[in-house]
RNA sequence: GCUGUUAUAGCUCAGUAGGUAGAGCGCAUCCAUGGUAAGGAUGAGGUCGUCGGUUCAAUUCCGACUAAUAGCU
Repeated sequence: GCUGUUAUAGCUCAGUAGGUAGAGCGCAUCCAUGGUAAGGAUGAGGUCGUCGGUUCAAUUCCGACUAAUAGCU
């Protein structure tokens, strides 16, 4: 220098032939116990890497860039 893959909640990861996003763990509150752990219920937490394009509508499609990673030279 060239090519591929990945980027979504605090962490690990789903997701959608385009229609206002979920799980597990973690966190908070409550229940329960003599108390703790385990257990149960409820809840908070995300402008889906950045900037543009297409579209009535983009996390999803297209382009550029950034970062990580793998390969080739």
Predicted 3D model of a 73-nucleotide RNA (transfer RNA) from an uncultured Clostridiaceae bacterium. It was read from a public genome assembly. Its mean pLDDT, the model's own confidence on a scale to 100, is 81. Rfam family: tRNA. It is annotated as a transfer RNA. About the family: Transfer RNA (tRNA) molecules are approximately 80 nucleotides in length. Their secondary structure includes four short double-helical elements and three loops (D, anti-codon, and T loops). Further hydrogen bonds mediate the characteristic L-shaped molecular structure. tRNAs have two regions of fundamental functional importance: the anti-codon, which is responsible for specific mRNA codon recognition, and the 3' end, to which the tRNAs corresponding amino acid is attached (by aminoacyl-tRNA synthetases). tRNAs cope with the degeneracy of the genetic code in two manners: having more than one tRNA (with a specific anti-codon) for a particular amino acid; and 'wobble' base-pairing, i.e. permitting non-standard base-pairing at the 3rd anti-codon position. Gene Ontology term of the family: triplet codon-amino acid adaptor activity.